[in-house]
């Protein structure tokens, strides 16, 4: 240098244009408990960065930035 896949709560991951962005873990509160712990509730906490399509974009193009792999 060229191609390739990836980036979504703090961390690991979902999410085939609309519906409250979902699960688990984390952190807060409660409840349980003779005291932690384990367990139950409720609650907080995200869509790399810019542009374009489009009534409407996490999703679809382009463009950068970074990770990862493969090829010279």
């Nucleotide at each position: 240098g060229c191609g390739g896949u990836g980036a979504u709560c703090g961390u690991a991951c979902a999410g085939u244009g609309g519906u409250u962005a979902g699960u688990a873990u984390u952190c807060a509160g409660c409840c349980c408990u003779g005291u932690g712990g384990a367990g139950g509730c409720u609650g907080a906490g995200a869509u790399c960065c810019g542009a374009g399509u489009u009534c409407g974009a996490u999703u679809c193009u382009c463009g950068g930035u970074c990770a990862c792999c493969g090829c010279c």
Molecule: transfer RNA
Organism: Candidatus Woesearchaeota archaeon